Context: one part of a larger RNA
Molecule: large-subunit ribosomal RNA, domain II
Organism: Pseudomonadota bacterium
């Protein structure tokens, strides 16, 4: 770990709905007593009406009564009677509540009474230990100083919580053990070693306590309060666990209070019984509103430029009047906005009435039972935050997981498509899909795109390519490319060292020309040089029609194609684009098998449809039975309702040494729980039917025993 047994909603009292017995001109006895059968209590039968609900309420109450209480009242109002078996008592059954250990295990603790100081802590009495070396206190003595106190020297002496270091006692360091040799130890190293040492017997101090050179240590491997029993099944708004089976319904994760927030109480939502409305949803009609959106010389407020006025202020001009610049504030006016809390308008849903319509839908009462009070993404609008979050709070009777499983999305609760009662080698479609993995089209028509874009990403950029549109130029010859010219006044004025087109500020003319800017850019210190704008050559792109003129080539307008160049637009593209193993089409692969637009088939679920069969509801007919018609059957919390099986006991039948129980294999049977027969095994008891009554069904509780 497995396996086999054992393990969790029980009893007593009361009290409340259902259902059911039995009486009702109400009903039941309770304690007790006799008798029977049995001994042993129970159990049958009688006796016993004590009392107890009910049979009248109303009042605080005396009281009074179908009333009664308030009240001055004969008013008024409250509560009652009129309504009567849908009642009344007394039992049984089932489900719920209360009290009790109250579905089971499970605390840490608390409290009362014992039991320890053989470990360890002080402490008492009484013993017992401590190699060896080491320094050399006081005293004592002897010698020398001194007037003496004294002092120096030498011997002697052997102090000391004195030193070095075994035994003893300790445990500082490192490694080693760490399912150890060991529930604290071994090797090293280290402290104390004549003491506030060490130890040996016996003894004293007990849990609200002791002892403690105080570490909250230590008090028998337990100690911020020992262990043993008891109270006791302490409690546990927490966790874990609760055991056969099919059937119909099916929630919630919100509201309000709460020492309340992971609890709980009433209401919402779910189930069940009873009674009742005839209404729900759809369709039509009539009516409510001030949201999106949209407006604003329609109002409030905001806000951006323009014009025109007036009104301050400042400058200039003027004797003043005034006039001018500029600035600020107002108004009025143009054009463009902007608002959750602005509306001159204004919607789709919506919401209220009425009409219509009805077996399965929906409302109301009146009672029995609930679970539910951590929700989650997803769409739409909000508020928070960084208009970040697989973030956080809203609102929607929104959808879906929650309690939904099937197809699709590669995989993937919450997206999409669809609600699984069983079966069929039956058929059709949803969303997705049809080169191969891999079920269906290498279909079809016109396009785009060369980047594997398609098969991640932004601002910004692209002379990549598509289609459009305007708009100029061209046989008086266009663009680009080539050759030539690009000038004088002048080095415009100012500024500066300089300023000569080209540092900068101001002006920006004339004049010669086919044409050239008081300069487009490079250059210089300034000059100078190189360029460009602009002008002119040669070369270089057609043909067509129609009209006038002439008519043999032509010529002159105009259209059309063409031919250039700007510039707007759009449809696929490219670039922007850097991270850790190798991954941004599921893969192979694909130039379509990629992307736009459009058509035809096809494939594709537990989806519809068709057959066949279980079961449920409603109607309708059957007379019991049964058919017939419409319609339903995902489902966790959680309610309803009909089985299966264990032990026992009664009654009634049975089976069994020609083999019961019990094991064990197959077969067969029922929808499920199961049940039944043979074969072997075993070797003494045991079915079925009707009632009954429970130690009544295990896989999970870190379960409890026991074996393996």
């Nucleotide at each position: 770990g497995c396996u086999a047994g054992c393990g969790a909603g029980u009893g007593u009292u009361c009290g409340a709905u259902a259902u059911u017995u039995g009486c009702u001109c109400g009903u039941c006895u309770a304690a007790u007593c006799c008798c029977g059968c049995a001994u042993a209590u129970u159990c049958g039968g009688g006796a016993g009406g004590a009392g107890g609900c009910a049979c009248a309420g109303c009042g605080a109450a005396a009281g009074c009564g179908a009333g009664u209480c308030u009240g001055a009242a004969u008013a008024g109002g409250g509560c009652g009677a009129a309504c009567u078996a849908u009642g009344g008592c007394a039992g049984a059954u089932a489900u719920c509540g209360a009290a009790c250990g109250a579905c089971c295990c499970g605390a840490a603790a608390c409290c009362g009474g014992g039991u320890g100081a053989g470990c360890u802590a002080a402490c008492c009495a009484u013993g017992a230990g401590c190699a060896g070396g080491a320094c050399g206190a006081a005293g004592u003595u002897c010698c020398g100083a001194g007037a003496a106190a004294u002092c120096g020297g030498g011997a002697u002496g052997g102090a000391g919580g004195u030193c070095c270091g075994a035994a003893c006692c300790c445990g500082u360091u490192g490694c080693c053990g760490g399912u150890g040799a060991a529930a604290u130890g071994g090797c090293u190293u280290g402290g104390g070693a004549g003491g506030a040492c060490u130890u040996g017997u016996g003894g004293u101090u007990a849990g609200g306590g002791g002892u403690a050179a105080u570490a909250u240590g230590c008090c028998u491997a337990u100690c911020g309060a020992a262990c043993c029993c008891g109270g006791a099944g302490a409690u546990a708004g927490c966790u874990g666990g609760u055991u056969c089976u099919c059937u119909c319904c099916g929630a919630g994760a919100u509201a309000u209070a709460u020492u309340u927030a992971g609890g709980u109480a009433u209401a919402g939502c779910c189930u069940c019984u009873u009674c009742g409305a005839u209404u729900a949803c759809a369709g039509c009609g009539u009516g409510a509103g001030g949201u999106a959106g949209a407006g604003c010389u329609a109002c409030u407020a905001g806000a951006u430029g323009g014009u025109u006025u007036c009104a301050g202020c400042a400058g200039c001009c003027g004797a003043a009047a005034g006039g001018u610049u500029g600035u600020u504030g107002a108004a009025a006016u143009c054009a463009a906005c902007u608002a959750a809390a602005c509306u001159c308008c204004g919607a789709a849903u919506u919401c209220a009435c009425g009409c219509c319509u009805u077996u399965u839908a929906u409302c109301g009462a009146a009672g029995g039972g609930a679970g539910u009070c951590a929700g989650a993404c997803c769409u739409a609008c909000c508020g928070g935050u960084a208009u970040a979050a697989g973030c956080u709070g809203g609102u929607a009777u929104g959808g879906u997981c929650g309690a939904g499983a099937g197809g699709g999305a590669a995989a993937c609760a919450a997206c999409c498509c669809a609600g699984a009662c069983u079966c069929u080698c039956g058929u059709c479609u949803a969303a997705g899909g049809u080169u191969c993995c891999u079920a269906a089209a290498u279909g079809c028509u016109u396009u785009u795109u060369c980047a594997g874009u398609g098969g991640u990403a932004a601002a910004g950029g692209c002379c990549g390519u598509u289609u459009u549109a305007u708009u100029u130029c061209c046989a008086a010859g266009a663009c680009a490319g080539c050759a030539g010219g690009g000038a004088g006044g002048u080095u415009g004025g100012c500024u500066c060292a300089g300023a000569a087109g080209c540092a900068g500020c101001c002006a920006u003319c004339c004049u010669u020309c086919a044409a050239a800017g008081a300069g487009u850019g490079c250059g210089u210190a300034a000059c100078a040089g190189c360029u460009c704008a602009c002008c002119u050559g040669a070369a270089u792109a057609u043909g067509u029609c129609c009209g006038g003129c002439a008519u043999u080539u032509g010529u002159c307008g105009g259209a059309c194609u063409g031919g250039a160049a700007a510039u707007a637009a759009u449809g696929c593209g490219c670039c922007g684009a850097a991270a850790a193993u190798g991954a941004a089409c599921g893969g192979a692969g694909c130039u379509a098998a990629a992307a736009a637009a459009g058509c035809u088939a096809c494939c594709g679920a537990a989806g519809a449809c068709a057959g066949a069969g279980c079961u449920c509801g409603c109607c309708a007919a059957u007379u019991u039975u049964u058919u017939g018609g419409c319609g339903g059957g995902g489902g966790u919390a959680g309610g309803a309702g009909a089985g299966c099986g264990u032990u026992c006991u009664g009654a009634u039948u049975g089976c069994u040494g020609c083999g019961a129980a019990g094991g064990u294999a197959a077969a067969c049977c029922g929808u499920a729980a199961g049940g039944u027969u043979u074969g072997c095994u075993g070797g003494a008891g045991u079915g079925a039917u009707c009632a009954g009554a429970a130690g009544u069904g295990a896989g999970a509780a870190u379960g409890c025993u026991a074996g393996c």